[in-house]
RNA sequence: CUCUUAUCGAGAGAAGCGGAGGGACCUGGCCCAAUGAAGCUUCGGCAACCAGCCUGCUCUGCCAGGCCAGGUGCCAAGUCCAGCCGGGCAUUCGACCGGGAGAUAAGAG
Numbered sequence: 001c002u003c004u005u006a007u008c009g010a011g012a013g014a015a016g017c018g019g020a021g022g023g024a025c026c027u028g029g030c031c032c033a034a035u036g037a038a039g040c041u042u043c044g045g046c047a048a049c050c051a052g053c054c055u056g057c058u059c060u061g062c063c064a065g066g067c068c069a070g071g072u073g074c075c076a077a078g079u080c081c082a083g084c085c086g087g088g089c090a091u092u093c094g095a096c097c098g099g100g101a102g103a104u105a106a107g108a109g
Stems, first nucleotide, its partner, number of pairs: 001109008013043005021032003026083004044075003049071002052067005057061001079101001084099004089094001
């Protein structure tokens, strides 16, 4: 990087360095930011995908539940919102459904 599967309306920030951008890309919107953006470091936290441990059975499974926190991930706003394809309701407004796109985990190449 590509493919497969699962999840994505919940949750969780301080300090130091830094010095103008950031919210994935593009477009539009809406936000965050000199009361300090990105990035880096330290400490803290959230969650429980994988690992580990335990229990159950419709007993070895793509099962269910619990414990833990080792490997990742994450800590403004729904994945900030919309866009592109198909469909439903409504007909100013929209927490609609599926796909696509994206993110993360696990596995495969």

The RNA shown here (SAM riboswitch aptamer (S box leader)) has 109 nucleotides and comes from Symbiobacterium thermophilum. The organism belongs to Symbiobacterium, within Bacteria.